This is a predicted structure of a 258-nucleotide part of an RNA (large-subunit ribosomal RNA, domain VI) from Tuwongella immobilis.
Taxonomically the source falls in Tuwongella (Bacteria, Planctomycetota, Gemmatales, Gemmataceae).
The prediction has a mean pLDDT of 86.
RNAcentral holds the full RNA, with entries from ENA.

Context: one part of a larger RNA
RNA sequence: CGUAGGAAACUUGAGAGGCUUUCUCCCUAGUACGAGAGGACUGGGAGGGACGCACCGCUGGUGGUCCAGUUAUGGCGCUAGCCGUACAGCUGGGUAGCUACGUGCGGAAUGGAUAAACGCUGAAAGCAUAUAAGCGUGAAACUUCCCCCAAGAUAAGGUUUCCUUCGAAAGUGAAGGCUCCUGGAAGACGACCAGGUCGAUAGGUUGGGUGUGUAACGGAUGAAAGUCCCUAAGCUGACCAAUACUAACAGCCGAACG
Numbered sequence: 001c002g003u004a005g006g007a008a009a010c011u012u013g014a015g016a017g018g019c020u021u022u023c024u025c026c027c028u029a030g031u032a033c034g035a036g037a038g039g040a041c042u043g044g045g046a047g048g049g050a051c052g053c054a055c056c057g058c059u060g061g062u063g064g065u066c067c068a069g070u071u072a073u074g075g076c077g078c079u080a081g082c083c084g085u086a087c088a089g090c091u092g093g094g095u096a097g098c099u100a101c102g103u104g105c106g107g108a109a110u111g112g113a114u115a116a117a118c119g120c121u122g123a124a125a126g127c128a129u130a131u132a133a134g135c136g137u138g139a140a141a142c143u144u145c146c147c148c149c150a151a152g153a154u155a156a157g158g159u160u161u162c163c164u165u166c167g168a169a170a171g172u173g174a175a176g177g178c179u180c181c182u183g184g185a186a187g188a189c190g191a192c193c194a195g196g197u198c199g200a201u202a203g204g205u206u207g208g209g210u211g212u213g214u215a216a217c218g219g220a221u222g223a224a225a226g227u228c229c230c231u232a233a234g235c236u237g238a239c240c241a242a243u244a245c246u247a248a249c250a251g252c253c254g255a256a257c258g
Base pairs, nucleotide, nucleotide: 001152005163006162007161008160009159010158011157015149017147018146021049022048023047024046025045026044027043033038051106052105053104054103055102059100060099061098062097066093067092068091069090070089071086072085073084074083075082076081111143112142117137118136119135120134166171176253177252178251179250180196181195182194183193184192201247202246203245204243205242206241207240208239211235212234218229219228220227221226
């Protein structure tokens, strides 16, 4: 820009893409078959490999903004308590998120037309013949079925709802939308999603959770290092809620042609 008014939501599916895998064991059955050795078709069941999709409840990894321990050195006048630097100084753990080594699920079943192959009826050719007319069975391949995208599918589809105004003019500014702003398990940027005071969108605060592992001060004890009590303490990013304390200010587009 188009889809012959402007919008919002929900959709149909032309078309396109994806998937399509394989093994072992058990029963049927030590049956059919076979002198024996051996050993099925078929049907049913169970468990795997690789691959794919999703997820983080479990098991682990990571987790440079969480907690603790600790060495050297410098600083806060000293002690105590803290802080800087040394690869994040080193070490032990670890929330959210992201993940696999973790977990769940998938290939299937179905219909159609067929290949090789196997048949029925059957003449040419009184027989025979699956073929010449006619009719069947039959594969991971084809096409469906399953999953994803999809009306720029220009043949541009469908359904539901909303708005289609006032003025002489200047102007006003419907439904709805955008810029902008607060943000996001959305994201390169656009986009998408949540929200913008009629508000829980983010921050803060409060409560909880999680993690770490018993803070500091004080007291007791000990020569001291230290230990005990206050104390399952203190601290705690991203997690879950509540709460307008802070920040979501401000501005614009939008009603036509035949």